About this RNA:
Model confidence (mean pLDDT): 83 of 100. This is a predicted structure of a 120-nucleotide RNA (SAM riboswitch aptamer (S box leader)) from Frankia sp. R82.
RNA sequence: GGCUCAUCCAGAGGGGCAGAGGGAACGGCCCGGCGAAGCCCCGGCAACCACCCGCACGCUGUGCGUGCGCGGCAGGUGCUAAUUCCGACCUGUGGCAGGUUGCCGCGGGAAAGAUGAGGA
Numbered sequence: 001g002g003c004u005c006a007u008c009c010a011g012a013g014g015g016g017c018a019g020a021g022g023g024a025a026c027g028g029c030c031c032g033g034c035g036a037a038g039c040c041c042c043g044g045c046a047a048c049c050a051c052c053c054g055c056a057c058g059c060u061g062u063g064c065g066u067g068c069g070c071g072g073c074a075g076g077u078g079c080u081a082a083u084u085c086c087g088a089c090c091u092g093u094g095g096c097a098g099g100u101u102g103c104c105g106c107g108g109g110a111a112a113g114a115u116g117a118g119g120a
Base pairs, nucleotide, nucleotide: 003118004117005116006115007114008113013042014041015040016039017038021031022030023029026087027086028085043080044079045078048076049075051072052071053069054068055067056066057065058064059063084112089109090108091107092106093105094104095103096102097101
């Protein structure tokens, strides 16, 4: 890098170095010399995986597998502006204007992306 599955409206920032960008990409809208990206230190959030506990089921049966839990813990990841910031493609619906549609709003589903886990 590509495949499969799950989740994505909750939550959580200070300091040092640095010095102009950043929010994936396009459009919008934002953040940024009252200091962006990046690097380092110390915190914090959360609970995907691991580990522990309980329950159910299965088995080649006394420990392994699978599933579940407002359980525990915090070892491996992750995250720490804005819903994944919003939209883009399909679609339901409310309002306004107008003529071959447009604008404003509220939903649903995709696509893309992010994170974790698994397998080749």

Overview: The sequence was found by an Rfam model in a public genome assembly.